[in-house]
RNA sequence: GUUCUCGUAGCCCAACGGAUACGGCGCGACGCUUCGAACGUCGAGAUUGCAGGUUCGAUUCCUGCCGGGAACA
Repeated sequence: GUUCUCGUAGCCCAACGGAUACGGCGCGACGCUUCGAACGUCGAGAUUGCAGGUUCGAUUCCUGCCGGGAACA
């Protein structure tokens, strides 16, 4: 340099173009316990990397950037 792939919560991850973005870990509260751990219930936490475009509608499709990874040179 060329091609491909990934970017979603503090971390890991899901989501045939369809409405309020799934779940796990972690976090908080409560229950349980002598106190903890474990377990159970509830809760908070995301403008989906950035900027545009297509569409009635975009995490998803298109373009350009930024960042990580891979292959080739």

Predicted 3D model of a 73-nucleotide RNA (transfer RNA) from an Armatimonadota bacterium. RNAcentral holds the sequence, with entries from ENA. The coordinates come from a structure-prediction model, not an experiment, and the mean pLDDT is 83. Rfam family: tRNA. Gene Ontology term of the family: triplet codon-amino acid adaptor activity.